[in-house]
Context: one part of a larger RNA
């Protein structure tokens, strides 16, 4: 180097965009760089090899040959890969009519609930628990009614429904604005896919500087449990959870399954367009994007996957090589900082 692998055994970067680079449809013509043949030259000798031969054998000598896979020149093929140069339209894209949607961002509203606070009725308990107690209450709580403020989240609707690349999104309006279906028909005419660095997006938590603070709640007090109880239970309670900009950049960031592309039996459910028939609140048939359940061959150590493949195939990229040491020490970049990101080795079984 080849060869094996990555859903649970080591092993798909969380996720997009994208540069080199790799790899690319159909037809035609041209070229000869790759390719393929031929031939010339050269690839020292010796050595390995294959045939003779000399030492009585042999090992060792010796002659021929073969081989030396290479390499340079030149001569030819033209299918395939390059490359020029023309054309197609089945990839991919654009125009133009619909369509769904919790996609993103921005301002404004709204109800319902907890808390609080002011005012009324009202009188002795309320909370909590397995059981209590802390703890709230005659300075009128708790229960009610009536008003007030503030913060945060948005019941029913709701659903193996939708939308997003991913992380993620759910009350109603406004503007702004991203993609995605799906109909005919027109243009562009390989513009594709993938992507090593690179760069942007990235749940909580966590930090900075400013606010905000209704409920919840790390830390932290007290009450209980307990042989102890730095816990689980309860009463409180402050960072935080929330807005505004700036870091962080991690997760069981999961489908533990990278992304494109083509082939390969079905059957139900749901969602989004279309189109066609009927017996027209609708049903049934065809198509198409999506989402789910079983399931053929086929695949898998088994589990289980199965047109959303983990089946057959190719095209690029990530990773992975016993278990611990160790995702850690050094060294470097990155961070305010907490730490991230690359990444050994002794030694050990």
């Nucleotide at each position: 180097c080849u060869g094996g692998g990555c859903g649970u055994a080591a092993a798909g970067c969380g996720c997009g965009c994208g540069u080199a680079g790799g790899c690319g449809g159909c037809c035609u013509g041209a070229u000869a760089a790759g390719u393929u043949g031929g031939a010339u030259g050269u690839g020292a000798a010796a050595g390995c090899c294959c045939u003779g031969g000399g030492c009585u054998c042999a090992a060792c000598c010796u002659a021929g040959g073969a081989a030396c896979u290479g390499c340079a020149u030149u001569c030819a093929a033209a299918a395939c890969u390059g490359u020029c140069a023309g054309g197609c339209u089945a990839g991919a894209g654009u125009a133009u009519g619909g369509u769904a949607g919790a996609g993103g961002a921005u301002a404004g509203u709204g109800g319902a609930a907890u808390u609080u606070c002011c005012g009324g009725u009202g009188u002795a308990g309320c909370g909590g628990u397995g059981a209590g107690a802390u703890g709230c209450g005659u300075a009128g709580a708790u229960a009610u009614c009536g008003g007030a403020a503030g913060g945060a989240a948005c019941a029913c609707c709701a659903g193996u429904g939708g939308c997003g690349a991913a992380g993620g999104c759910g009350a109603c309006u406004u503007c702004c604005u991203g993609g995605a279906c799906u109909a005919a028909u027109a243009c562009u005419g390989a513009c594709a896919c993938u992507g090593a660095g690179g760069u942007g997006c990235g749940a909580a938590a966590g930090c900075g500087u400013g606010g905000g603070g209704a409920g919840c709640a790390a830390a932290c007090a007290g009450g209980a449990u307990u042989a102890g109880a730095u816990a689980c239970c309860c009463u409180g309670g402050u960072a935080g959870u929330c807005c505004a900009c700036g870091c962080c950049g991690u997760a069981a960031a999961c489908g533990a399954u990278g992304a494109g592309a083509a082939c390969u039996a079905g059957a139900u459910g749901u969602u989004g367009g279309g189109a066609a028939g009927c017996u027209u609140u609708g049903c049934u048939u065809c198509u198409u994007g999506g989402u789910a359940u079983c399931g053929u061959a086929g695949c898998u150590a088994a589990c289980g996957c199965g047109u959303u493949a983990a089946g057959u195939u190719c095209u690029c990229c990530g990773c992975c090589u016993g278990g611990g040491g160790a995702g850690u020490a050094c060294g470097g970049c990155c961070g305010c900082a907490a730490g991230g990101c690359u990444a050994a080795a002794a030694c050990u079984c």